[in-house]
Molecule: Bacterial RNase P class A
Organism: Dehalococcoidia bacterium
RNA sequence: CAAGAGGGCCAGGCGGUCGCCCCGAUCCGUCGGGGAGGAAAGUCCGGACUCCAUUGGGCAAGGUGCUGGGUAACUCCCAGGCGUCGCGAGACGACGGAAAGUGCCACAGAGACCAUACCGCCGAUGGCCCCGACUUGUCGGGGCACAGGCAAGGGUGAAACGGUGCGGUAAGAGCGCACCAGAUGCCGUGGUGACACGGGAUGCUGGAAAACCCCACCUGGAGCAAGGCCAAAUAGGGGGGCACGCCCUGAUACGUCGGGGCAGCGGCGCCCGUCCGCGUCCCCGGGUAGGCUGCUUGAUCCUCUCGGUAACGGGAGGGCUAGACAGAUGACCGCCACCCCGAUGCGAAUCGGGGGACAGAAUCCGGCUUACCGGCCCUCUUGUCCU
Numbered sequence: 001c002a003a004g005a006g007g008g009c010c011a012g013g014c015g016g017u018c019g020c021c022c023c024g025a026u027c028c029g030u031c032g033g034g035g036a037g038g039a040a041a042g043u044c045c046g047g048a049c050u051c052c053a054u055u056g057g058g059c060a061a062g063g064u065g066c067u068g069g070g071u072a073a074c075u076c077c078c079a080g081g082c083g084u085c086g087c088g089a090g091a092c093g094a095c096g097g098a099a100a101g102u103g104c105c106a107c108a109g110a111g112a113c114c115a116u117a118c119c120g121c122c123g124a125u126g127g128c129c130c131c132g133a134c135u136u137g138u139c140g141g142g143g144c145a146c147a148g149g150c151a152a153g154g155g156u157g158a159a160a161c162g163g164u165g166c167g168g169u170a171a172g173a174g175c176g177c178a179c180c181a182g183a184u185g186c187c188g189u190g191g192u193g194a195c196a197c198g199g200g201a202u203g204c205u206g207g208a209a210a211a212c213c214c215c216a217c218c219u220g221g222a223g224c225a226a227g228g229c230c231a232a233a234u235a236g237g238g239g240g241g242c243a244c245g246c247c248c249u250g251a252u253a254c255g256u257c258g259g260g261g262c263a264g265c266g267g268c269g270c271c272c273g274u275c276c277g278c279g280u281c282c283c284c285g286g287g288u289a290g291g292c293u294g295c296u297u298g299a300u301c302c303u304c305u306c307g308g309u310a311a312c313g314g315g316a317g318g319g320c321u322a323g324a325c326a327g328a329u330g331a332c333c334g335c336c337a338c339c340c341c342g343a344u345g346c347g348a349a350u351c352g353g354g355g356g357a358c359a360g361a362a363u364c365c366g367g368c369u370u371a372c373c374g375g376c377c378c379u380c381u382u383g384u385c386c387u
Base pairs, nucleotide, nucleotide: 001383002382003381004380005379006378007377008376009375010374012336013335014334015333016332017331018330020035021034022033023032024031025030037358041369042368044367045366046365047364048363049223050222051221052220061219062218063217064216065215066080067079068078069077070076081095082093083092084091085090096214097213101212102211104207105206118154119153120150121149122148125147126146127144128143129142130141131140132139133138134137162180163179164178165177166176167175181205182204183202184201186199187198188197189196190195227293228292229291230290237284238283239282240281241280242279245262246261247260248259249258250257251256264278265277266276267275300319301318302317303316304315305314306313307312338355339354340353341352342351343350344349
């Protein structure tokens, strides 16, 4: 210098004008202070908090799944092991069990897991045919590919029963042997452990559990519109006092009570007609509107320090940093800084034009995931050149 790997940070600054939400002061005119994020997002995990439910155990359902640690907890984080990828820095992994059982492996292919045979090989044995011999039903030789044997080679496929070689055989085959790769269980050494290394044994040798399933562990439900307190008007509910002319009707505990009509009273100072309304007063209780609370001081932030490889934990000092309820945090202007483009210029620079993303609190935390203009910093790897 080029190409990469891992991690961290910023997300413009200052000033002016007009607004919005909250708090404090107020002479009610105003004044002062505070006011989004790294993800406030998706609402995907885990908790705090609140209410409801809850004797214990089991089944079902859902989730998690290498080891050790961290944490309030986690499916998160840290460190390690193993596997895969990369020359490497590093990245990724639902990473228990396929030797409990059931099922699956498209197409192609004979066959996709204990079975199979399309081409092929053999035909030792049995069968058939031919030739020869003789002691005439046996022996020897040759042939066929009929029964049958085989899975080496070809072919199919993502994958074909572990690979290479020698022996063996009629031809073959872990059928036997040697070596190699793996698996299983045993012993030894190291490690807290996952596991690693070494030795000897067994011929044991497809994949897939993000298919059912088996094993181990975990899980009650709803959510701040949770929940708590105060509490109108109107209309219902319960109780009591007072008032209640007549008729009809229903119920009855015979005390009364409900419904309807007339009369009466009111709306309206008086009269008539029509229309509308009609016991009155007090107390109690529930709910609604509304108000208050929960509400932001917290597994909190910053600095230093100690322990730990780290995640993280302990200690000391300091700070207070939005709190709305239809939901505020905005708009415009100027200067500076940054980036891009164009012009001038050897260059430094100057002038002109343009750009600034994703997004936006709503009970609060810890994570994960996703989105993002542009820029800065640290560590490391590989290659090339120079000294």